[in-house]
RNA sequence: GAGUAGAAAUGGCGCGUCAAGUACCGGCGGAUGGGAGGUUGCCGUCGGGCGAAGAGGCCGGCGCCCGGCUUCGCGGUGGCAUUUCGCAUCCGC
Repeated sequence: GAGUAGAAAUGGCGCGUCAAGUACCGGCGGAUGGGAGGUUGCCGUCGGGCGAAGAGGCCGGCGCCCGGCUUCGCGGUGGCAUUUCGCAUCCGC
């Protein structure tokens, strides 16, 4: 010096918008440069608290509600691709 788990941005494809997801707190567990091993970072699970932006067009049902399609939005939204950043210890390359 290379190389991780991951993080951010962009792009298109999705999910939800009749509220899941995300985020937060606590318990338990797991993985994490090539090897060992590890948390303050990451993931899973259980519990808890809090919480949201919808609207237009067409059609149908039959009553201003529901359903389907579609368009524009919204969400600490999911995964994929690209780019950038990127392990403190010991051993190794």